[in-house]
Molecule: Lysine riboswitch aptamer
RNA sequence: AAUAAUGGUAGAGGCGCGAAAUUUAAGAGUAUUAUCCGGUACACGGCAGACACCGACCGGAUAGGAAAGGAAAUUUCGCCGAAGUGUAAGGCUGUUGUCUGACUGCUUUAUGCUGGACCGGUACAGAAUAUGUGCCGGGCUGUCACUAACGUGGAGAGCUAUCAUUGGU
Repeated sequence: AAUAAUGGUAGAGGCGCGAAAUUUAAGAGUAUUAUCCGGUACACGGCAGACACCGACCGGAUAGGAAAGGAAAUUUCGCCGAAGUGUAAGGCUGUUGUCUGACUGCUUUAUGCUGGACCGGUACAGAAUAUGUGCCGGGCUGUCACUAACGUGGAGAGCUAUCAUUGGU
């Protein structure tokens, strides 16, 4: 001096990621409340089944009339496996009580997938034509490897810079 491994620190990708606050659309003239009308009642409703308990229940009309989960925009903050999502197990919470099960929301652990956003198709979730995720296709972009070039291929457990240690040259 170049090089390899390990570890530390810093950094880049761009319609980049997340959170909070505010506003907006949608949810929805829905749930629900009041009044009236009609029907049914060994019925029916309270997530499903059993038991119990409670309430009469269902439909329509009129007058009032939400919220949650999901989304967008703006601002601020934190960031660059940012983060997202699937699966399994557990915990908390709500759905009248108990048991069993199911589901909503939150959360812990383990593990799989995705470099990034975009466009189209499709399946699922969703009230949804919003949006999200998976799969398929497309070009774009950052990065590395190979190549004389065109181009091809890989994945973030990556890449760039730098420092330390170690190894042999």